[in-house]
RNA sequence: CGAGUCGGCCAGGCAGUCGCGUUCCCCAGGGAAUGAGGAAAGUCCGGACUCCACAGGGCGCGGUGCUGGCCAACAGCCAGGCGGGGUGACCUGACGGCACAGUGCCACAGAAAGCAUACCGCCGCGCGCACCGGCGCGCGGUAAGGGUGAAACGGCGGUGCAAGAGACCACCGGCGGAGUGGGUGACCACUCCGGCCAGGCAAACCCCACCGGGAGCAAGACCAAGCAGAGGCGAGUCUCCACGGAGACAGGAGGCGGCCCGUCUCCUUCGAGCCUCGGGUGGGUCGCGUCGAGGGGCGCGGUAACGUGCCCCCCAGAUAGAUGACUGCCACCCUACGGGGCACAGAAUCCGGCUUAUCGGCCGGCUCGGGUG
Numbered sequence: 001c002g003a004g005u006c007g008g009c010c011a012g013g014c015a016g017u018c019g020c021g022u023u024c025c026c027c028a029g030g031g032a033a034u035g036a037g038g039a040a041a042g043u044c045c046g047g048a049c050u051c052c053a054c055a056g057g058g059c060g061c062g063g064u065g066c067u068g069g070c071c072a073a074c075a076g077c078c079a080g081g082c083g084g085g086g087u088g089a090c091c092u093g094a095c096g097g098c099a100c101a102g103u104g105c106c107a108c109a110g111a112a113a114g115c116a117u118a119c120c121g122c123c124g125c126g127c128g129c130a131c132c133g134g135c136g137c138g139c140g141g142u143a144a145g146g147g148u149g150a151a152a153c154g155g156c157g158g159u160g161c162a163a164g165a166g167a168c169c170a171c172c173g174g175c176g177g178a179g180u181g182g183g184u185g186a187c188c189a190c191u192c193c194g195g196c197c198a199g200g201c202a203a204a205c206c207c208c209a210c211c212g213g214g215a216g217c218a219a220g221a222c223c224a225a226g227c228a229g230a231g232g233c234g235a236g237u238c239u240c241c242a243c244g245g246a247g248a249c250a251g252g253a254g255g256c257g258g259c260c261c262g263u264c265u266c267c268u269u270c271g272a273g274c275c276u277c278g279g280g281u282g283g284g285u286c287g288c289g290u291c292g293a294g295g296g297g298c299g300c301g302g303u304a305a306c307g308u309g310c311c312c313c314c315c316a317g318a319u320a321g322a323u324g325a326c327u328g329c330c331a332c333c334c335u336a337c338g339g340g341g342c343a344c345a346g347a348a349u350c351c352g353g354c355u356u357a358u359c360g361g362c363c364g365g366c367u368c369g370g371g372u373g
Base pairs, nucleotide, nucleotide: 001369002368003367004366005365006364007363008362009361010360012330013329014328015327016326017325018324020035021034022033023032024031025030026029037344041355042354044353045352046351047350048349049216050215051214052213056261057260058259059258061212062211063210064209065208066080067079068078069077070076081095082093083092084091085090096207097206102205103204104201105200106199119146120145121142122141123140124139125138126137127136128135129134154172155171157169158168159167173197175194176193177192178191179190180189181188182187220286221285222284223283229277230276231275232274233273236249237248238247239246240245250268251267252266253265254264255263294313295312296311297310298309299308300307301306332341333340334339
């Protein structure tokens, strides 16, 4: 210098005029302070908080899935192992089950896709025809070679054989078992033995381990205002009694996606609750933004995620939803020098993540290649 890889950051600035939300101050109207994001987004995970019962048991269902750690928690993060990719920095994997618990699937092609099989070929024998090596048919052997396929029953060399074949042998790979050493562990390295070899798929069912009660700020609490009810369905017996009721058992309904149990509340003909029709409201206050798993700086521990000590700061809070518009100068980009452009997007209970969108630009670590000293 070129190419690349990983991480972090910014998200136009200043001034003026007008306007909007919130809070405070004088309160006629003004003044002061403050006012979107890195994703406020998608609502995909996880929590806080609230109500349902104190959140129970079983089934079912759903989720997660290498190891160790972090965290309030997670499908997140950090570090490591193994597999795959890259010359490398580095990237990437739903990565539990050696798919010998069971079931199922493997398109097309191919003889054959899981327990057996043979299209071409090779070999032997028989018959026929040719007769100089052959050709054809039949029977049998075989799986080395060809061919199909994403995948074909280990690879390679030898022995062996009619031809062959783990049939046998050495080495390699893989599998199973045992041992030694290292590591918290996933796992790694090495040694010995075995039988010769077992196809793939669990983001198919399934099995194993762990986790998950449901609903959500339209949660939920309070205040105010208003209304008109009608019809249907609907589960009972016994005992006691001072005749109001109480108790036992049984039954019904409800406890916010399913079933059973358990439990709580209400009710069983003066009837809980459910269904249908009809009527009313659709306002306000709180929750709700001063105190949080909060932010910034410095230090300490840790490889890191993160934890912790001290100091400083208080940082939108509306309810159909404020955070805007115009002008001037500067910055950046384009320009046919007149000018034009300047991303994605926008809070709605609050946090931690993930994912997706994003004009332009800055900084740093590392790698590879080339040049020069």